[in-house]
Molecule: transfer RNA
Organism: Candidatus Campbellbacteria bacterium RIFOXYC2_FULL_35_25
RNA sequence: GCCGCCUUAGCUCAGUAGGUAGAGCAAUGGUAUCGUAAACCAUAGGUCCGCAGUUCGAUUCUGCGAGGCGGCU
Numbered sequence: 001g002c003c004g005c006c007u008u009a010g011c012u013c014a015g016u017a018g019g020u021a022g023a024g025c026a027a028u029g030g031u032a033u034c035g036u037a038a039a040c041c042a043u044a045g046g047u048c049c050g051c052a053g054u055u056c057g058a059u060u061c062u063g064c065g066a067g068g069c070g071g072c073u
Base pairs, nucleotide, nucleotide: 001072002071003070004069005068006067007066010025011024012023013022019056027043028042029041030040031039049065050064051063052062053061
């Protein structure tokens, strides 16, 4: 220098042939217990990496960037 993949909740990750997003763990509250943990129930938590474009509508499609991983030279 070229090519490919990834970026979504505190962490690990789903997701959708475009219609304002979920799980597990973690956190908080509760039930229960003599008490703690485990268990069970509930709650909160996300401008979906950024900026443009297309569209009635973009996390999803396109372009340009940023960061990370891998390959080739």